[in-house]
This record gives sequence, structure tokens and C1' cells, in this order.
RNA sequence: GCGGGUGUAGCUCAAUGGUAGAGCCUCAGGCUUCCAUCCUGAUGAUCGGGGUUCGAUUCCCCGUACCCGCU
Repeated sequence: GCGGGUGUAGCUCAAUGGUAGAGCCUCAGGCUUCCAUCCUGAUGAUCGGGGUUCGAUUCCCCGUACCCGCU
């Protein structure tokens, strides 16, 4: 320099154009003499910009970080 892939919650992952979910973590409440376990609830996220579309995590382009390969 070229090609490919990945980027979603504090962490690990879903969501193939129609209200962004789950597990773990954290916090609050319940249970318990206390703790743990268990139950209920809450907080919290789409890498950045642009385009297509009534509507974009999803499709297209550019950039950016990381990973793999080639030179």
C1' cells in the first nucleotide's frame, strides 16, 4: 500500500428496514436475627459523519479504532 472482518449497557452477546432485548454486574425493595441464596423492580448502549427510505442497529459511501491475510 491492497483485500476482508468486527464496532450495540460496566462485561459477554442478540436484534436481516417498523417501540433496541437477554445473561452477568450495580442500585433499591421484599424474604432472613444478620449475611448468602431466592423473588420483584430500576439505572444504563447502537464508533463518527453523510446518503437512500414514510421509517436505518440493519442498506450504500467516507472516516476512525481493533483483528486477520497479501505485498